[in-house]
RNA sequence: CAAAUCUCGAUGGGAGAACUGUUCCGCCCGAUUUGGCGGCACAGUGCCGAAGGCGCAACCGCCCCGGAAACGCUCAGGCCCACGGACCGUCGAGGGGUA
Numbered sequence: 001c002a003a004a005u006c007u008c009g010a011u012g013g014g015a016g017a018a019c020u021g022u023u024c025c026g027c028c029c030g031a032u033u034u035g036g037c038g039g040c041a042c043a044g045u046g047c048c049g050a051a052g053g054c055g056c057a058a059c060c061g062c063c064c065c066g067g068a069a070a071c072g073c074u075c076a077g078g079c080c081c082a083c084g085g086a087c088c089g090u091c092g093a094g095g096g097g098u099a
Base pairs, nucleotide, nucleotide: 006094007093008092009091010090011089012088013087018045019044020043021042022041024039025038026037027036028035046079047078048077052075053073054072055071059067060066061065
């Protein structure tokens, strides 16, 4: 002392998974009844996994022990949109320290 690993911030991208029923509200057809669509809430069953959490473990280490996944579980979360979102790219700062 370029750079890499690491940390923080900004920014862009970012998947998966439902239906039924009920109350209420709004709209449409309609003389009325009936029917249809949408929204919120609730209930039932089902489903998804890439916030988090938990578990096993390849592997790693300072090998007493500890760390550890995009695998598994689905407690949480989610299943129109939005929010969120592991992870990836770019930029900046810190730090680091090789060529």
The RNA shown here (Glycine riboswitch aptamer) has 99 nucleotides and comes from Sagittula marina.
Rfam family: Glycine riboswitch aptamer. Rfam describes the family as follows. This family represents the bacterial glycine riboswitch.